Predicted 3D model of a 77-nucleotide RNA (transfer RNA) from a Pseudomonadota bacterium. Its mean pLDDT, the model's own confidence on a scale to 100, is 82. Rfam family: tRNA. By type it is a transfer RNA. Rfam's curators write: Transfer RNA (tRNA) molecules are approximately 80 nucleotides in length. The source organism's lineage runs through Bacteria, Pseudomonadati and Pseudomonadota.
RNA sequence: CGGUGUUUAGCUCAGCCUGGUAGAGCAUCUGCUUUGGGAGCAGAGGGUCGGGGGUUCGAAUCCCUCAACACCGACCA
Numbered sequence: 001c002g003g004u005g006u007u008u009a010g011c012u013c014a015g016c017c018u019g020g021u022a023g024a025g026c027a028u029c030u031g032c033u034u035u036g037g038g039a040g041c042a043g044a045g046g047g048u049c050g051g052g053g054g055u056u057c058g059a060a061u062c063c064c065u066c067a068a069c070a071c072c073g074a075c076c077a
Stems, first nucleotide, its partner, number of pairs: 001073007010026004020057001028044005050066005
């Protein structure tokens, strides 16, 4: 320098192809249960979807650009 992939909740990830009001598990908090803790059960909170722009009635999803990380290749030595 070129190419590919990844970026979504505190963590691990789905959802993207096929646009239509953002989800799961774990974790956290509350309640029940228990002498207490753990386990179990019930419930709750938590994300302007990496940044910016565009298309559209409508964008996590399509397009452009930038950034971070990973991998492959090239170049130099």